This is a predicted structure of a 74-nucleotide RNA (transfer RNA) from a Candidatus Aenigmatarchaeota archaeon.
Rfam family: tRNA.

RNA sequence: GCCCUAGUAGCUCAGUUGGUUAGAGUACGUGCUUGGUAAGCUCGGGGUCGCGAGUUCAAGUCUCGCCUAGGGCU
Numbered sequence: 001g002c003c004c005u006a007g008u009a010g011c012u013c014a015g016u017u018g019g020u021u022a023g024a025g026u027a028c029g030u031g032c033u034u035g036g037u038a039a040g041c042u043c044g045g046g047g048u049c050g051c052g053a054g055u056u057c058a059a060g061u062c063u064c065g066c067c068u069a070g071g072g073c074u
Base pairs, nucleotide, nucleotide: 001073002072003071004070005069006068007067010026011025012024013023019057028044029043031041032040050066051065052064053063054062
C1' cells in the first nucleotide's frame, strides 16, 4: 500500500427484504418479600445505532469518504 470482517445501552449481543415506538440479557436505581443479607418478583433510568456526506416519501439497514479494532496478502 491492497483486500476482508466488525463498530447498536456501562458490558455481551440481536435487529436477515429499507417502513409500523430501537430491543434482549446482564449491570445500575425504586418498590415488594426477609429478623437481616443473598436469591426471587415488580417498575424505572440509560442510545444522536463509530464520524460525516449521499440516495429515498422514509436509512441501524443501501452507496461513498474518514476513524478505530481484528485478520489476510505483498
Its mean pLDDT, the model's own confidence on a scale to 100, is 81.